RNA sequence: GUAGAUAUAGUUUAACGAAAAACAUUAGAUUGUGGUUCUAAAAUUGAAGGUUAAAAUCCUUCUAUCCACC
Numbered sequence: 001g002u003a004g005a006u007a008u009a010g011u012u013u014a015a016c017g018a019a020a021a022a023c024a025u026u027a028g029a030u031u032g033u034g035g036u037u038c039u040a041a042a043a044u045u046g047a048a049g050g051u052u053a054a055a056a057u058c059c060u061u062c063u064a065u066c067c068a069c070c
Base pairs, nucleotide, nucleotide: 001069002068004066005065006064007063010023011022012021013020025041026040027039028038029037046062047061048060049059050058
């Protein structure tokens, strides 16, 4: 230099053009205390554009990582 893959919540993973789960965290209930259990909340699509009524998803460029060839 060429071609390809991956990037989603604090962590691990789903998702069919209309974002979920588990664990973790915080608050409350339960308990003599802690743990367990129950309820609730907060927390996210690598970045920038474009298409669309609506984009994690489709298109383009860029960034980072990995692999192959040279």

This is a predicted structure of a 70-nucleotide RNA (transfer RNA) from Pseudoplatystoma corruscans.
NCBI's taxonomy places the organism under Eukaryota, Craniata, Actinopterygii, Siluroidei, Pseudoplatystoma.
RNAcentral holds the sequence, with entries from ENA.